[in-house]
């Protein structure tokens, strides 16, 4: 200058006119007015995953379920996130990975292949044996092609996503870990690291192929329900109790009243309590809060110190319009200018801590690669 890697921040500004909602003052004070101060996001979003909080359930242990799955950490916690380790993918700078076990069982590998784990061979190589053919000569041996039969092999070849350790060299009729190096593999020691793991010695010719976001084994973790949780005030009807009147029953007597004593199950009154429901308060917005320093940590983060209060609505406010400036993008123009579009995703309903989506534009900061120039 060109192509890339990572990460960050931003998401229009002032102003003007109508208007909304919350506190606090005030006024002619249930409604209306006036002042004054606060009023959406990096994702508030899906509601995935983790916590507070609540309320409810709970003796221990196991089992079924569900989740997570390389280490050491960080956090309140977590499936989040930081360092590291492996493996793959890129010259790189980085990026990706459900990254524990396939010599516990068990299942599953389409097509296509001879075969897909139980053994095996379709062309191919190779050796015997026989039957034709040609050749050649020293005329009964030899050579070659071409078939059939027994056997050898797994070097090429074909299929396949995946073929039974790679590569060389020696070795065989042809081949083959058959031997040998050297590379991966198993096993065992020892180093170095908290560790995941790296390196190094000796040993086995090689244990016998993929899948576990297949069932499974192994380790770790997990009680349910969410703010319509939950507290707490409480109408009017109707219902529940508890006194008391009235009505009513019983009692003593030979009967009839009147009085008294007990009861009162039903109904009427009056008082009185206590529960539900409409409604209303809380919980709710001072918090794992936020800016800035300092100190510590590689890093996630930790920790002191200072300052600061930042939406709390209850069908749900936080908008609309217009000017002026900036952004970008289209014409016209030589230029100066001048017309004319665009401005995104999206919106809080208990609250935090992540993950994933979504998002016109614009701005900085490391690196990296390739070219040129000094």
């Nucleotide at each position: 200058u060109g192509a890339g890697a990572g990460g960050u921040c931003u998401g229009g500004a002032c102003g003007g006119u109508c208007g909304c909602u919350c506190g606090g003052g005030g006024g002619u004070c249930u409604u209306c007015c006036c002042c004054c101060g606060g009023g959406a996001g990096g994702a508030a979003a899906g509601u995935c995953c983790g916590g507070g909080c609540a309320c409810c359930a709970c003796g221990g242990g196991u089992c079924a379920g569900g989740g997570u799955g390389g280490u050491u950490g960080c956090u309140a916690a977590c499936g989040g996130c930081a360092a590291c380790c492996g493996g793959c993918c890129g010259c790189g700078a980085g990026g990706c990975c459900a990254g524990g076990g396939a010599a516990a069982g068990u299942g599953c590998c389409a097509c296509a292949g001879a075969a897909a784990c139980g053994a095996u061979a379709c062309c191919g190589c190779c050796u015997g044996c026989g039957a034709g053919g040609a050749g050649a000569c020293u005329c009964g041996u030899u050579u070659c092609c071409c078939u059939g039969c027994a056997g050898g092999u797994a070097a090429g070849g074909g299929u396949g996503a995946a073929a039974u350790g790679g590569u060389g060299c020696g070795g065989u009729a042809a081949g083959a870990g058959c031997g040998c190096a050297c590379c991966g593999c198993g096993g065992u020691c020892c180093u170095g690291g908290u560790g995941a793991c790296a390196g190094g010695g000796c040993u086995g010719g090689c244990a016998g192929g993929g899948c576990a976001a297949a069932c499974c084994c192994c380790a770790c973790c997990c009680g349910g329900u969410g703010a319509a949780a939950g507290a707490c005030c409480a109408a009017a009807u109707a219902g529940g109790g508890a006194g008391g009147g009235c009505c009513g029953g019983c009692g003593a007597u030979g009967a009839c009243c009147c009085g008294c004593g007990c009861c009162u199950u039903a109904g009427c009154c009056c008082u009185c309590c206590g529960g539900g429901u409409a409604g209303g308060u809380c919980g709710u917005u001072u918090g794992a809060g936020c800016u800035c320093a300092g100190c510590u940590g590689u890093g996630a983060g930790g920790u002191u110190g200072a300052g600061c209060c930042c939406a709390g609505a209850g069908a749900a406010a936080u908008g609309a319009c217009c000017g002026u400036c900036g952004a970008c993008c289209c014409c016209c123009g030589a230029a100066a200018g001048g017309g004319g579009g665009u401005g995104a995703c999206a919106g809080g309903a208990c609250c935090c801590g992540g993950c994933u989506u979504a998002c016109a534009g614009g701005g900085c900061c490391u690196c990296u690669c390739a070219c040129g120039u000094c």
Molecule: Bacterial RNase P class A
Organism: Planctomycetota bacterium